[in-house]
RNA sequence: GUGGGCGUAGCUCAGUCGGUAGAGCACCUGAUUGUGGUUCAGGAGGUCGCGUGUUCGAGCCACGUCGCCCACC
Numbered sequence: 001g002u003g004g005g006c007g008u009a010g011c012u013c014a015g016u017c018g019g020u021a022g023a024g025c026a027c028c029u030g031a032u033u034g035u036g037g038u039u040c041a042g043g044a045g046g047u048c049g050c051g052u053g054u055u056c057g058a059g060c061c062a063c064g065u066c067g068c069c070c071a072c073c
Stems, first nucleotide, its partner, number of pairs: 001072007010025004019056001027043005049065005
């Protein structure tokens, strides 16, 4: 340089044919408990890498761009 894949919560990852962004773990509060552990209930936490476009509407489609990985040269 060429081709391809990935980027969503602190971490690991879902998210169907474009229609109100989710789970597990972690964290916070309460209950339970001999215990700050276990269990149960509740809660907080997001520019969906960034920008632009298409659309009534974009995590999803298009273009550009950044980072990481793989293959080739």